Record summary: Model confidence (mean pLDDT): 81 of 100. This is a predicted structure of a 1474-nucleotide RNA (small-subunit ribosomal RNA) from a Promethearchaeota archaeon. The RNAcentral record of the sequence draws on ENA and SILVA. It matches the Rfam family "Archaeal small subunit ribosomal RNA". Gene Ontology terms of the family: ribosome and structural constituent of ribosome. A reference for the family is Cannone et al. (2002), "The comparative RNA web (CRW) site: an online database of comparative sequence and structure information for ribosomal, intron, and other RNAs", BMC Bioinformatics.
[in-house]
RNA sequence: AUUCCGGUUGAUCCUGCCGGACCCGACUGCUCUUUGGGUGGGACUAAACCAUGCGAGUUGAAUGAGACUCCUAAUUGUCUCAUAGCAAACUGCUCAGUAACACAUGAUCAACCUACCCUAUGAAGGGAACUAACCUCGGGAAACUGAGGAUAAUGUCUCAUAGCUGAUUCGGCUUGGAAAAGUGUUUCAGUGAAAGGGGCAUAGAAAAUGGUCUAUGUCUGUCAUAGGAUGGGAUUGUGGUCGAUUAGGUAGUUGGUGAGAUAAAGGCUCACCAAGCCGAUAAUCGAUAGGGGCCGUGAGAGCGGGAGCCUCGAGAUGGGUACUGAGACAGCGACCCAGGCCCUACGGGGCGCAGCAGGUGCGAAACCUCCGCAAUACACGAAAGUGUGACGGGGCUACCCAAAGUGCUCCAUAUAGGAGCUGUGGUAGAUGAGUAAUGUUCUUUACUAGAAAGGAGAGGGCAAGGCUGGUGCCAGCCGCCGCGGUAAAACCAGCUCUUCAAGUGGUCGGGAUAAUUAUUGGGCUUAAAGUGUCCGUAGCUGGUAAGGUAAGUUCCUGGUAAAAUGGGGCAGCUUAACUGUCUUUAUGCUAGGAAUACUGCUUUACUAGAGGGCGGGAGAGGUCUGAGGUACUACAGGGGUAGGGGUGAAAUCUUAUAAUCCUUGUAGGACCACCAGUGGCGAAGGCGUCAGACUGGAACGCGCCUGACAGUGAGGGACGAAAGCCAGGGGAGCGAACCGGAUUAGAUACCCGGGUAGUCCUGGCCGUAAACGAUGCACACUAGAUGAUGGUGCGGCCAUGAGCCGUAUCAGUGUCGUAGGGAAACCGUUAAGUGUGCCGCCUGGGAAGUACGGUCGCAAGGCUUAAACUUAAAGGAAUUGGCGGGGGAGCACCACAAGGGGUGAAGCCUGCGGUUCAAUUGGACCCAACGCCGGGCAACUUACCAGGGGAGACAGUAGGAUGAAGGUCAGGUUGACGACCUUACCUAACAAGCUGAGAGGAGGUGCAUGGCCGUCGCCAGUUCGUGCUGUGAGGUAUCCUGUUAAGUCAGGCAACGAACGAGACCCACGCCUUUAUUUGCCAUCAAGAAGUCAAGACUUCGUUGGGAACGAUAAAGGGACCGCCGUCGAUAAGGCGGAGGAGGGAGCGGGCAAAGGCAGGUCAGUAUGCCCCGAAACCCCUGGGCUACACGCGGGCUGCAAUGGUACGAACAAUGGGCUGUGACUCCGAAAGGAGAAACCAAUCCCUAAAUCGUAUCUCAGUUGGGAUUGUCAACUGUAACCCGUUGACAUGAACGUGGAAUCCCUAGUAAUCGCGUGUCACCAUCGCGCGGUGAAUACGUCUCUGCUCCUUGCACACACCGCCCGUCGCUCCACCCGAGUGUGCUGGAAAUGAGGCAUGGUCAGACUGGUUAUGUCGAGUUUCUAGCAUGCGAGGAGGGAGUAGUCGUAACAAGGUAGCCGUAGGGGAUCCU
Repeated sequence: AUUCCGGUUGAUCCUGCCGGACCCGACUGCUCUUUGGGUGGGACUAAACCAUGCGAGUUGAAUGAGACUCCUAAUUGUCUCAUAGCAAACUGCUCAGUAACACAUGAUCAACCUACCCUAUGAAGGGAACUAACCUCGGGAAACUGAGGAUAAUGUCUCAUAGCUGAUUCGGCUUGGAAAAGUGUUUCAGUGAAAGGGGCAUAGAAAAUGGUCUAUGUCUGUCAUAGGAUGGGAUUGUGGUCGAUUAGGUAGUUGGUGAGAUAAAGGCUCACCAAGCCGAUAAUCGAUAGGGGCCGUGAGAGCGGGAGCCUCGAGAUGGGUACUGAGACAGCGACCCAGGCCCUACGGGGCGCAGCAGGUGCGAAACCUCCGCAAUACACGAAAGUGUGACGGGGCUACCCAAAGUGCUCCAUAUAGGAGCUGUGGUAGAUGAGUAAUGUUCUUUACUAGAAAGGAGAGGGCAAGGCUGGUGCCAGCCGCCGCGGUAAAACCAGCUCUUCAAGUGGUCGGGAUAAUUAUUGGGCUUAAAGUGUCCGUAGCUGGUAAGGUAAGUUCCUGGUAAAAUGGGGCAGCUUAACUGUCUUUAUGCUAGGAAUACUGCUUUACUAGAGGGCGGGAGAGGUCUGAGGUACUACAGGGGUAGGGGUGAAAUCUUAUAAUCCUUGUAGGACCACCAGUGGCGAAGGCGUCAGACUGGAACGCGCCUGACAGUGAGGGACGAAAGCCAGGGGAGCGAACCGGAUUAGAUACCCGGGUAGUCCUGGCCGUAAACGAUGCACACUAGAUGAUGGUGCGGCCAUGAGCCGUAUCAGUGUCGUAGGGAAACCGUUAAGUGUGCCGCCUGGGAAGUACGGUCGCAAGGCUUAAACUUAAAGGAAUUGGCGGGGGAGCACCACAAGGGGUGAAGCCUGCGGUUCAAUUGGACCCAACGCCGGGCAACUUACCAGGGGAGACAGUAGGAUGAAGGUCAGGUUGACGACCUUACCUAACAAGCUGAGAGGAGGUGCAUGGCCGUCGCCAGUUCGUGCUGUGAGGUAUCCUGUUAAGUCAGGCAACGAACGAGACCCACGCCUUUAUUUGCCAUCAAGAAGUCAAGACUUCGUUGGGAACGAUAAAGGGACCGCCGUCGAUAAGGCGGAGGAGGGAGCGGGCAAAGGCAGGUCAGUAUGCCCCGAAACCCCUGGGCUACACGCGGGCUGCAAUGGUACGAACAAUGGGCUGUGACUCCGAAAGGAGAAACCAAUCCCUAAAUCGUAUCUCAGUUGGGAUUGUCAACUGUAACCCGUUGACAUGAACGUGGAAUCCCUAGUAAUCGCGUGUCACCAUCGCGCGGUGAAUACGUCUCUGCUCCUUGCACACACCGCCCGUCGCUCCACCCGAGUGUGCUGGAAAUGAGGCAUGGUCAGACUGGUUAUGUCGAGUUUCUAGCAUGCGAGGAGGGAGUAGUCGUAACAAGGUAGCCGUAGGGGAUCCU
């Protein structure tokens, strides 16, 4: 500051609402020192009801009387009653009614009145009769009232005059726009005024039967007329609420003539006549409401309000009526009815606070039964004055506005406290000022820091805590979003902080924010929203030119727009609020004048809009009639034989009564292939064989005609797919419903076989569709490119045809695209761009296009169309992911294929589950738990169970030299123990009895964590900088083509580069070279030893010298790069083949291995936050358990045998390990093993193979296969071998004959197979990790399965398909609808009755008033009938919303597993199906 902020999402932009921040009003929580001002204070609900007091009187100078008082030649006054006059119609209160000339504003009265007041002119002469108070007598409880008698007036009556009214005669005048107004004269008729009192001055008279009288002047009062002022009455233009789910209303209604009434026009009322009048510019009806000045808010336009103050209106318990009067239909006057209350002697009376106080009631909600007429004002009065709950004052109240304060400095221990200063307030005083009065207030003096700060908030929005304690989806908070499930910045508290401040919060209402009602100033393809289409009425809008006019419009002048309020200046209270004064505004209405561009009206012209005419063409445009064609079905004839048909697979069905199939014919109904085209026509729906008849429209060409005739279009009308309805036909095929067969858990479906309505025709209804371009109609303007359709102009070709080609233009129809627009997708001369005109529609989601009402329809149903209630989102477009029973590429032996070998069957080993048990400790559960926790457990381990025992640093405190704690013989107890108990002794100062606090914890939380690990991943991805692009999330790069094991590389490309990963790198193996040589090696040379023999040869032994050749060891290098050749490829990257080479395309095998994800695993390796235990959940000991066993699963071992077993003999490794170790060798034992013992802390010593080979045997058997199980006897380790170890020998000799569904591993020194070492380890491997021996088969591919990566597509998913989500049913709560009826209130109409009023007449009485009666008229109230509106209750019924860990299914979102959706119809538990 003309303002934003939070909330839909994984994130984004938008639409849209919800909420917050601001101002105002009412109530309210907590809190509170003072002053001034205010036009605050029972308005909101009950216009409900009221006790008590007060709120309208006054005049003796109008009059009479009574009482008291005064006077005696002086000469009064007070009070009361009554008559009389004026006032009481004002003031004050309230807002029920009223949608109206009630109000506001302007105008009019030639249709009116006006007491008191002012001005002017004139007048007041006679007469009369009463009556109240009073007196006498009555009635009544009272209120009140009756009879008789007397009296006065400015009271009343009468005569006169003036005057007034009407008619008439004469001739004018004035005002005015206009005489019907005013005014003069003649005559007549009617009617018909007056009032005095007092004071003063002057003059005079009378006077005790007392309280004077007369005259003149003056003041005042009275009467008449005219004028004014003031106040009213009436009419009228304009203005201001909602509803059409109120469309017709009206009978005195509309008008006329005449009369009546009134102050006054008028159907205001009446008689007669006519039939009008009002209404989509909203009549009538219903609902609501006093109106305005103003007030709140807002930048304004507006929106909301009508309390207070002023003004107008209306009302006085509800309703009605008149009287009096200048004025009332009056209420602190009258009469009547109704209902309420009071008194009563039951006969009868009385009352009306929406005046001031006050009370009851109602409610969330509102003060004292105060003082005074001193001021202002009003009534009366000549005046003094009297009266006034109007008014002026005070009291209560944070209701509003404004102002001030709650301190400052210093000492002190940041508290408490003390000293000084100041002085808002307080206290006290005053001779004061002021007031009707009051310390209510003002001035002044003294004293006194003494009495005086709270409310809300602190997760975001939104200023202020990543503080402490408690709580643990509990208690609670929260306007909205959202917090709380054990580390809460959000709950409850403490501390601290923030904000405003004598206030501060909450609730409700209003405004603004809201451009979410859009005139200013919005929208409608997809977010809510274009009527299905056309015609057309009213309305709105309207081409070019000229003249006129001046209604709109603009300007000037006058009137008005009350005051207060608002703006500005100045002034007065100390300032301010407040008040005063001056000025301005009040955007309006009205009168006059001027202007004429534009709009309107009018006149005259025009042709560019529109229409008509003429011309030749195009077309599934429409209606009717006729003709044709193939197919199909049925029937008939002929041929022909066993199936046909149908499906994913089948079956129902059909067929030996001859089907299907072929052929000929007949009949029938429907339809109209190819042509056929984002081609044509039509307003839309829609239209497709051919021909004819009738007919509508459009385009093109032509300066032929008319001359704005036009555009749109509320209501209204017409047309309007399919389905459906009525009546009559028709019925081949198809085919809702229905019947079967399948599928399925079910299958009211999808699939199959049948099949009725219907589909077809004629006539009539219905009136809806996702009736879509989801885009209303018309006009104008704003780049183009390129197709195809129709017309026209020009040119060319030519095969001469209804030919072809090119070009220009008009019209319609597509695609792309510029500017521009858009939230984006997209639109883009066929606009969703720019600018106009008119219409329709929208305003969060749901309830709901539902209910009720109306209307249309035969019905189905259509059209119109809400609310209660509920909810924080619903929604659009696009983005990134994820997903798909979507698509496309590429890849992998944890994928397949081709193969090899297994598992799954058996026995055993081992792990897991389950069960059992005192305990069978705990963890891990798809891949990625299950020979895993290096987890092979006899005790220990060990965490589990049973039993027993021990133990608290430090601080405090019971206790303790009357001996704490400790130790001990013996006995008891015990599995065992001075652990405990009994008994006793020794020693000597501490103190687990209590409170805190510790140590320790394999106690909890891996969902608080670190670290480590697994896995995605044997993958090829993940990002950054700059640039570009998009409003943005994001995108691009990272895409495409080729290629690779690879985001590997090459080329292209708004990208260019870079990083991590891949690769490179490191280790090992394979080849070569160099160097080195002990403990290793030994080719050559020499020696030695042993063996054999033919005696000098051979063999063996690295044993010795020696050697460094080989091997080995361990260091450094070399070598391989698609480098060379050919070919494919783009000449690239690279692929394929070849040569050479030890090795060939990453040489082979390992190590390392991204950004991140999983709440993956581990608190039981250690570490660690928080929580817990703390003498037990800590520590130790004994024993048991982890080894249980109806069972299920995983991983292995051994086998089932002859490629084998057994026996005997013979051979060849590597890795490693070794001190309470490996142990040669010798001896003993049948063996396991034992006894002794050299060497070796190791290239030195030691531990070392099996498969294999040879010979023999077994001969296909549950065996000489297989070894489980069991028995006996031994051996070893160890404190210990029972639960529960391993080994040997003998004996025993189980299952098992190659393994269902399913499933695992593997591409070469691999699989398979054979053994060896080592880790663990006292002992125990079928386990893990390594080592070597023997040594295959089959792909050289693919994307089918399982998955992974990339691209693309759809999405209503984002906790991401183990997603989301629909409907019935069940339960609970809520509001609404229908409902047989039943109750209440209100409005209208009709009838009956009818209090009372008014008018007229008769009669009685009579001075008047009056009594009674008749007629007419108005008429409240009551009763009945009827029509309607509103509302309460209501058995039962229907749907809806919300909640709910319920039930049934799976409809939708992916091709959602049958594409979905719209209209309609039928069916079905339900979504739904057809």